[in-house]
Context: one part of a larger RNA
RNA sequence: UUGGGCGUAAAGGGCGUGUAGGCGGUUUGUUAAGUCAUGUGUGAAAUCCCUCGGCUCAACCGGGGAACGACGCAUGAAACUGGCAAGCUAGAGUACCAAAGAGGAUGGUGGAAUUCCCGGUGUAGCGGUGAAAUGCGUAGAUAUCGGGAGGAACACCUGUGGCGAAGGCGGCCAUCUGGUUGGAUACUGACGCUGAGACGCGAAAGCGUGGGGAGCAAACAGGAUUAGAUACCCUGGUAGUCCACGCUGUAAACGAUGGGCACUAGGUGUCCGGGGUAUUGACCCCCUGGGUGCCGCAGCUAACGCAUUAAGUGCCCCGCCUGGGGAGUACGGUCGCAAGAUUAAAACUC
Numbered sequence: 001u002u003g004g005g006c007g008u009a010a011a012g013g014g015c016g017u018g019u020a021g022g023c024g025g026u027u028u029g030u031u032a033a034g035u036c037a038u039g040u041g042u043g044a045a046a047u048c049c050c051u052c053g054g055c056u057c058a059a060c061c062g063g064g065g066a067a068c069g070a071c072g073c074a075u076g077a078a079a080c081u082g083g084c085a086a087g088c089u090a091g092a093g094u095a096c097c098a099a100a101g102a103g104g105a106u107g108g109u110g111g112a113a114u115u116c117c118c119g120g121u122g123u124a125g126c127g128g129u130g131a132a133a134u135g136c137g138u139a140g141a142u143a144u145c146g147g148g149a150g151g152a153a154c155a156c157c158u159g160u161g162g163c164g165a166a167g168g169c170g171g172c173c174a175u176c177u178g179g180u181u182g183g184a185u186a187c188u189g190a191c192g193c194u195g196a197g198a199c200g201c202g203a204a205a206g207c208g209u210g211g212g213g214a215g216c217a218a219a220c221a222g223g224a225u226u227a228g229a230u231a232c233c234c235u236g237g238u239a240g241u242c243c244a245c246g247c248u249g250u251a252a253a254c255g256a257u258g259g260g261c262a263c264u265a266g267g268u269g270u271c272c273g274g275g276g277u278a279u280u281g282a283c284c285c286c287c288u289g290g291g292u293g294c295c296g297c298a299g300c301u302a303a304c305g306c307a308u309u310a311a312g313u314g315c316c317c318c319g320c321c322u323g324g325g326g327a328g329u330a331c332g333g334u335c336g337c338a339a340g341a342u343u344a345a346a347a348c349u350c
Base pairs, nucleotide, nucleotide: 003322004321005320006319007304008303012318014201015200016199017198021194022193023192025088026087027086028085029084030083031082033081034080035077036076037075038074039073040072041071042069049065050064051063052062053061054060091191092188093187094186095185096183097182098181099180103177104176105175106174107173108172109171110154115149116148117147118146119145120144121143125136126135162169163168206247207246208245209244210243211242215241216240220236221235222234223233258317259316260315261314262313263312266295267294268293269292270291271290272289273288274287275286276285299306300305323350324349325348332343333342334341335340
């Protein structure tokens, strides 16, 4: 390489938009590139295969035959694939009505709590721990009442609830805005799927500039513990955590499970719709669409388990794996302010 694989053994790209490419519903006509058939040309010799023969046999050698291609040309076929033309509506989309939602962005606003400041009451402790101590407090703390400042986060509701492509999203209000679902019709007429590159988004930490800073808290300091204690515990505490703009581009970025379509028993809960029955009405009950869970048949699986939300049965496209270590390292390239990221070996060794 072929092949076999990718939930947990090595292996699904963090996620999307989309270029090239690959693949692509249905009908008719046409074409004849692929495809198929026939004829013909070529396919050196040797080798391989069959057969006959020569060395005493064999290897070896010789004669004959067969065979040897993604080949050329000619003629023909038209089912399938492709091209062209014209249609269709089951895929896809648009319009209309309705619905739910922590989807996103911006601006405003609310209460509880912590801390700090001011004032009142009040007096000797407070705090902290396994026990203590450092620490705070007679310059009046802790406690309690009133007032004020400021920052950050939004208790209850809250739910194997919802929304989002993923990261993620939670007080309340307004504005702007994306997506999704259901219903019944009309319209467009394959406009589709995937997607190497590319582009965009991307938790936390980190970086740059400028703000902000209540609480928490790497580093750091002190107190304990201990044989030691560069820790676990305690008292403090700076970056940071917050905001704006710019960078970084990584995570157990996980369902450790790429996307799309089709098919293949059911049962049950829940969320959002539609219809029916019933009712004064809301439930209940039945049917049906879209999510999200649990259980379970066939089947699959090394087992665990998965099982209409597949890890079942198939097709299409992409990514990735190929013994352990060396190593996600070195070198080189690209990107970055840096930290580093990305691409990615070999010697050697078992």